[in-house]
């Protein structure tokens, strides 16, 4: 970079999903080492325990413990008491400093924060430079000591005492006040040193460091202000009363309503106020080319916090984590009276959580506070420990090794992978182990000396040198060397696409698996295992999150005709935006320059750790703000001018443009009145309905409304909705010439406001047609509809609302610019012309085509959807939803703004190919129509479903199962069922042993089979055996009509003998895909012409093949017999012919080839001549590319599954033939075109040796007896019937029909009972042409007549053949069924047996509404009033100071004020929760219709009732 996923396949639009880096992460599986990093993200929840901020004795009194001296008693080597603060030191205590820093969390805070960038009216210990001083007195308190009180906390009296503690005096400036006279304010003192000098009160001072005061300055730190950046929510829109200003005064470090009094009435808001959710902010992290997007942990700035809420006090700084008070809330402790406490410090517990470490070492570095220093303190920090949490580096060996070992997996069995892998050999030893050696991190301070500086100074200090002692937590420390042994170290998830990796096994929509699409219903590369394999590796997956990819919020960088998206239209406010010159300025804009953007990170150089990580240095960036200087095209802001934009006034045109106001005909319809009868209306039919009380029709008349025909036109007009008879009044706008005038006034336009079809709504009128509701008739399964018949609102008017439409060109408004053509409406000009028409320029507007361009295509194309500019509006997957909810508006109907939770992986748009259509053209077929003849009725046969049955074996099931497999079930066949058997097995191969195969009887039994038994010794031989066959044995295996035809091969049906099905190159199109094949004829045809961006070819068509119909050659027997002859004469039976007939090889003929019309002169048709035959002559094999998971595992053949004393083999018997019924397929009738009974003519193609069987003879007959001839053009089945020619029968259930039945029999076969055919003889049912419906058939056809033949011992009315008689009729293509080619719709592609929509019922889920209840936040008003600070006050006490009192001052106490907590009421908001109800989504399958997609069957949709 990209990929999957919407479709049959495309483009497109659009969401979802993946693939990358990333983490304070968690989980699971595993775990060998280093180094560097990082570790409560949840409960700002509670915390035992220990530490975390102390120090200073050179501020002070001082000695409670330690040490050391020294006295001193006991007592004696020593030790034990006791005093000496004398020395080191020091517990409490006064007091100085520091506890405002370091460390910690992110509650709160959306601005009192934070970030840039700037100001002024501020303070600021320690520090630093600089000035000046450090005089000289006071009273006090702790602490101790005494006494009291308490359980403890600690408290109180009463006395002493110091001080760098207090407090006055004086001094004093460059400070501070001020009325400019003046006037007020300080202070401390400890330590060293003691050489020299001066002075001494003998202690000291002068000196010196530290320190104290006052000044100024600086430096650091901090307050304060302004200005800019700094989430979301408008479903918060108005907010505010110290509120905005000003005066005056208070306060404070400071500036300000900070505060109080008084005046004014202002400030804030559409550039978002208030109000609400949420959030510490940054430097920077992650991501990404950037631009963003997302975050804010370690590290660093800054805030804000310290149990929760409130105060102050102390200070140089706090409103203070490890200080104070007070409320509270929880813990602890208590003697019940009262106390303590505050881990969001390091540690650690509990608890919360998916989760997050030691109650560790050390001040050795580094830093911090105290101090003069040593030093002490220091959970800052430095290190260690624990974790794969994270980068980063190293290992787990290295070479060699084919018998390609063994095992493992697959296997087509042959083999192939694991795999040089491993075994062996040979080698190395990084890391870990062991035991050693051994760095840096340490130098400073301290002391000592040297100089130097400060001094009067060798004191001291302070620098700078040199020198020196002693510090290491880490540490068993790095690093180095030794030393054994391949010894001690590899797994995690993946393998259907996306995504690198494939196979067996289990399972069988089950178990489960998934990030998406999706896998799993018996062969699963996708579940689980197991081999292999390909990734990554001390890790690897899997889960969360965050940017990416996503141009799916588009600044960079999207769109809006149909995909989501232009506001229904219009005036106009803010705003943006804006014409052509000058002048000026310099805001933006551009350039330089300075100042900031903090380290740290990120990038780039160099550099340390053996290298990375890592850390050190350095640049560079920090795209930024501030400020300063310069440009001056351009915008902008001033000024001043132009006319080309836009307006104005003058003269004309057209015009349903608007109000309101009057007038006409025509039609309807209702009255009246004439005429005139029986129907009229309506409809697919038809009924409701009106009419003999006179309808409807037709004539007058009169009355009322509403609407304007003809002109009328992709004509006009108007901003949209919208406007249609005439007239006139009142009024808008637009156009157009011509010149004059104004000088940018223009353009969009957020809220705003006006208009705004229908339908609705209030009020009053009108109301003739139409017409929701509604009533009646129909239709229909039903019909709340559609179709008729009435008929209220309503439509109409007058005023007021409503504010929505598919309010659409589904295209916002203005401006420019970009080929051309043909039309039309209104103005103006010319040109010729009497005039009118014409034609040419020009303009505003309405139409059609089109170049370029643009579009995902479709299409747009000067009225652009094309190329620019401004300006508004609006979109962001489908559903939920234009819905809840809250606000606004409305009388209501509603409208407006307008979410979410939840749910899909799609939903959408074009265009394609196809199928489909109760859409269209065109054209064929016995597909309809003309016609002939069946079936559906009947008896009967056969197959089905169904039903029974121990079984009624199993397959076929719409055309395409149903006289289908079966071309033939009594046994058999058979596969079903019942009984009984058998177990390597009826059948195959191998193997061991015996033995010839075989075969003869008896006895059991249903047989299968079992016992006995009779005969038999075969064939070849190299003499060893061998082939063949029986019989026992063991396994290996046979065996299966068991399942899956949806695992398959093969064969078949079907569409259809229907004209179609494709391909190659070109072109076209982004592309599916077109195009060739579509168009004009034609034809049985994609058959042929012709045309044509195609040109050619394949595979169907047709033709080549068979039969048939003609003739000719050949050939002549079994077949012919003209013609010769002859014998029978009964016959081609013979001789013998080769002419015919047939036979059966081979040629020939027929090609629109000739001739006329018809056509485009083609193709080709129509006619005709010839010919046996005419236009594929008639038939048949012959079935493209492809459908139907079509059928068949039971024909064969096969994978896979399954049974193995049986789902396998055997045998009797039985079923397959059952029968309330139902279909399909037939035969055989109803009759006289017939039937019956005699006579008699003619066939074709078959078959025949386990056979046809002839004469003869015989039975009424089936048939029997017989056996001639026949391997068949010889001989036999074998008489053909209908036909012909006579007789009868007379229209009747018949001399029709034959069904069922009883009786006697033939014949087949082991056997006809279940369950055969056939005869005879008797019986003699139903049926008198068959409802709705529905078949076949176009000529040698249909009907109709018989013949064969395969199956077969027998068993056809089936089936497949042959022939004999031998019609009718087709006008046509409207219609019904199929299909072919075009085109059209389409939401269908499992393709109309599609898709689909809503209500019920059910089960889940989230959500509105609810009487309410409960919390959480907040307003208003009002009560309370703790500490606490300010004011008051004079009840109480009172050291320093004074003017000396009933002083001032202070403290206490009381009060005011303000205030936290808390309390009452009353509101807003926000959650959670509620019987009950709403609608919504989703679910295997259900109920009820069939909206909607095709003209979807009533075009379909919008808005309203």
């Nucleotide at each position: 970079a990209g990929a999957g996923u919407u479709u049959g396949a495309u483009c497109c639009u659009g969401g979802c999903u993946c693939a990358g880096a990333u983490u304070g992460a968690a989980c699971g599986c595993u775990g060998g080492c280093u180094g560097c990093a990082u570790g409560c993200u949840u409960a700002a929840c509670a915390c035992a325990u220990g530490c975390a901020a102390g120090u200073c004795g050179a501020a002070c009194g001082g000695u409670a413990a330690c040490a050391g001296g020294c006295c001193u008693a006991g007592c004696u080597u020593g030790c034990u008491a006791g005093g000496c603060g004398c020395u080191g030191a020091c517990g409490a205590g006064u007091g100085g400093c520091g506890g405002a820093c370091g460390g910690g969390u992110g509650a709160g805070u959306a601005a009192u924060a934070c970030u840039u960038a700037g100001g002024a009216a501020u303070c600021u210990g320690c520090c630093c430079a600089u000035u000046c001083g450090u005089g000289g007195g006071g009273g006090a308190c702790a602490a101790c000591u005494c006494g009291a009180g308490g359980a403890a906390a600690c408290u109180c009296g009463a006395g002493c005492u110091a001080a760098u503690a207090c407090c006055g005096c004086a001094u004093a400036c460059g400070c501070c006040c001020u009325a400019c006279g003046g006037g007020g304010g300080a202070a401390a003192g400890c330590g060293g040193a003691g050489g020299a000098u001066c002075u001494u009160u003998c202690g000291g001072g002068a000196c010196u460091u530290c320190g104290c005061u006052a000044a100024u300055g600086g430096a650091u730190g901090a307050g304060c202000c302004u200005a800019a950046g700094c989430c979301g929510g408008a479903u918060u829109a108005g907010c505010u009363a110290g509120u905005u200003g000003g005066u005056a005064g208070g306060g404070u470090a400071a500036a300000g309503g900070c505060c109080u009094a008084c005046c004014a009435a202002g400030g804030c808001g559409a550039c978002g106020a208030u109000c609400u959710g949420u959030a510490g902010c940054u430097g920077g992290u992650u991501u990404g080319a950037g631009a963003g997007a997302a975050u804010g942990a370690u590290c660093a700035g800054c805030c804000a916090c310290a149990c929760u809420g409130g105060g102050a006090c102390u200070g140089a700084g706090a409103c203070a984590c490890g200080g104070c008070c007070c409320a509270g809330a929880c813990u602890c402790c208590u003697a019940c009276g009262g106390g303590a406490g505050g881990c969001a410090g390091c540690a650690g517990u509990g608890g919360g959580g998916a989760a997050u470490a030691u109650u560790g070492g050390a001040c050795a570095a580094u830093g911090g506070g105290g101090u003069c220093a040593a030093c002490c303190c220091u959970g800052a920090u430095c290190c260690a420990g624990c974790a794969a949490u994270g980068c980063a580096g190293c290992g787990u060996g290295u070479g060699u090794g084919a018998a390609g070992a063994a095992g493992g997996c697959c296997u087509g069995c042959g083999g192939g992978u694991u795999g040089u892998a491993a075994a062996g050999c040979a080698c190395u030893u990084u890391c870990a182990a062991u035991a050693g050696u051994g760095a840096a991190g340490a130098a400073a301070c301290g002391c000592a000396g040297a100089g130097c500086g400060c001094u009067a100074a060798u004191a001291u200090c302070g620098c700078u040198c040199u020198g020196u002692a002693a510090u290491g937590a880490c540490g068993u420390u790095a690093c180095c060397a030794a030393c054994a042994c391949a010894a001690g170290a590899a797994g995690c998830a993946c393998c259907g696409g996306c995504u690198a990796a494939c196979u067996c096994c289990g399972u069988g929509c089950c178990a489960g698996c998934a990030g998406c699409c999706g896998c799993g219903g018996u062969a699963a590369u996708a579940c689980g295992g197991a081999g292999g394999g390909g990734g990554c590796g001390a890790g690897c997956g899997u889960u969360a999150a965050u940017c990416g990819g996503a141009a799916u919020u588009a600044c960079u960088g999207g769109g809006c005709g149909u995909a989501a998206a232009g506001g229904g239209c219009g005036c106009g406010u803010a705003g943006g935006u804006g014409g052509c010159g000058c002048u000026g300025u310099a805001a933006g804009u551009c350039g330089g320059g300075u100042g900031u953007g903090a380290a740290a990170g990120c990038c780039c150089c160099a550099g340390g750790c053996u290298c990375a990580a890592c850390c050190u240095g350095g640049g560079a960036a920090u795209u930024g703000c501030a400020u300063u200087c310069g440009a001056u095209a351009c915008u902008g802001c001033a000024g001043g001018g132009c006319u080309a934009g836009a307006g104005u006034a003058u003269g004309g045109u057209a015009g349903a443009g608007g109000a309101a106001a009057g007038c006409g005909g025509a039609a309807u319809u209702c009255c009246c009145g004439g005429u005139g009868u029986a129907g009229c209306g309506g409809u697919g039919a038809a009924a409701u309905g009106c009419g003999u009380a006179g309808a409807u029709a037709u004539c007058g008349g009169a009355a009322g409304g509403a609407a304007c025909a003809c002109c009328a036109g992709u004509g006009g007009c108007g901003a949209a909705g919208g406007c249609g008879a005439c007239u006139g009044c009142c009024u808008g706008g637009c156009u157009u010439c011509a010149g004059a005038c104004u000088g940018a006034c223009g353009c969009u336009g957020a809220g705003g406001u006006g208009c705004g079809a229908a339908a609705g709504c209030g009020u009053g009128g009108g109301u003739a047609g139409c017409g929701a509701a509604c009533a009646g008739g129909a239709u229909u399964a039903g019909a709340u509809a559609c179709c008729c018949u009435g008929g209220u609102a309503g439509u109409c008017c007058a005023c007021g609302c409503c504010g929505u439409a598919a309010a659409c060109g589904a295209u916002g408004a203005g401006a420019a610019c970009u080929a051309g053509c043909c039309g039309u409406u209104g103005g103006g000009g010319g040109u010729a012309u009497u005039g009118a028409a014409a034609c040419c320029c020009u303009u505003c507007g309405u139409g059609g085509c089109g170049c370029a361009g643009c579009u995902a295509a479709c299409g747009c194309g000067a009225u652009a959807a094309g190329u620019u500019c401004u300006c508004c509006g609006c979109c962001u997957g489908g559903g939920g939803a234009g819905u809840a909810c809250g606000g606004c508006c409305g009388c209501a109907a509603g409208g407006u703004u307008a979410a979410a939770a939840c749910u899909c992986a799609a939903a959408g748009g074009a265009a394609u190919u196809g199928a489909c259509g109760g859409g269209g053209g065109c054209c064929c077929g016995c597909a309809c129509a003309a016609g002939c003849g069946g079936u559906g009725g009947a008896g009967c046969a056969u197959g089905u479903g169904g039903u029974u049955u121990a079984a009624u074996u199993c397959g076929a099931u719409g055309c395409a199962a149903c006289g289908c497999g079966a071309a033939g079930a009594a046994c058999c066949u058979u596969a079903c069922c019942u009984a009984c058997c058998c177990u390597u097995g009826a059948c195959a191969u191998c193997c061991u042993c015996g033995g010839a195969a075989c075969u003869u009887g008896u006895c059991a039994g249903a047989g299968a089979u079992g016992a006995c038994u009779u005969g038999g010794u075969g064939c070849c031989u190299u003499c060893g055996g061998g082939a063949a066959c029986c019989g026992a044995g063991a396994g290996a295996c046979a065996g299966g009509u068991g399942c899956u035809g949806c695992a398959u091969g093969g064969c078949u049906g079907u569409c259809g003998u229907c004209a179609g099905c494709u391909c190659g190159u070109g072109u076209c199109g982004u592309g599916a895909g077109a195009u060739g094949u579509u168009g004009g004829g034609u034809u049985a045809a994609g058959u042929c012409c012709c045309g044509u961006a195609a040109c050619g070819a394949g595979c169907g068509c047709a033709a080549c093949c068979c039969c048939u119909a003609u003739c000719c050659u050949u050939a002549u027997u079994u077949g012919c017999c003209a013609g010769c002859a002859c014998a029978u004469u009964a016959u081609g039976u013979c001789g013998g012919g080769a002419a015919c007939u047939c036979u059966a090889a081979g040629a020939a003929g027929a090609c629109u080839g000739c001739c006329g019309g018809u056509g485009a002169u083609a193709a080709a048709c129509c006619g005709g001549a010839g010919g046996a035959a005419g236009g594929u002559g008639g038939g048949g094999a012959u079935g493209a590319c492809g459908u139907c998971a079509a059928g068949u595992c039971a024909u064969c053949a096969u994978g896979g599954c399954c049974c193995u004393u049986a789902u396998g083999g055997g045998u009797a018997g039985g079923g397959c033939u059952a029968c309330a019924c139902a279909c399909g397929u037939g035969c055989u009738a109803c009759a006289a075109u017939g039937g019956g009974u005699g006579a008699u003519a003619c066939a074709g193609a078959g078959g025949g040796u386990u056979g046809c069987g002839a004469a003869a003879c015989u039975g009424c007959g089936a048939g029997g007896u017989g056996g001639a001839g026949c391997u068949a053009a010889u001989c036999u089945c074998a008489g053909a019937a209908a036909g012909u020619c006579a007789c009868u029968c007379u229209u009747a259930g018949u001399c029709c029909g034959g069904a069922u039945u009883g009786g006697a029999g033939u014949c087949u076969g082991c056997a006809a009972c279940u369950c055969g055919a056939c005869u005879c003889c008797a019986u003699g049912a139903a049926g008198c042409u068959g409802g709705a419906a529905u078949c076949g058939c176009u000529a040698g056809u249909a009907a109709u007549c018989g013949c064969g033949a395969a199956u077969c011992a027998g068993a056809a009315u089936g089936u497949c053949g042959c022939g004999g008689u031998g019609a009718a009729u087709a006008c046509g293509u409207u219609c019904u069924c199929g299909g072919g080619c075009c085109u059209u719709g389409u939401a269908c592609a499992c393709a109309c047996c599609g898709c689909c929509c809503g209500u019920c019922a059910c089960a889940c889920c989230a959500u509105g509404g609810g009487a309410g209840u409960g919390g959480g936040u907040u307003g208003u008003a009002c009560c309370a009033g703790a500490a606490g600070u300010a004011g008051g006050u004079a009840g109480a006490c009172u050291a320093a100071c004074c003017u000396c009192g009933u002083g001032a001052g202070g403290u206490c106490g009381c009060u005011u004020a303000c205030c936290a907590c808390g309390g009452u009421a009353u509101g807003g908001u926000u959650c959670a929760u509620g019987a009950c109800u709403g609608g919504g989504g989703u679910g295997a399958a259900g109920u009820c219709g069939u909206a909607a997609c095709a003209a979807g069957g009533u075009a379909a949709c919008c808005g309203u009732a």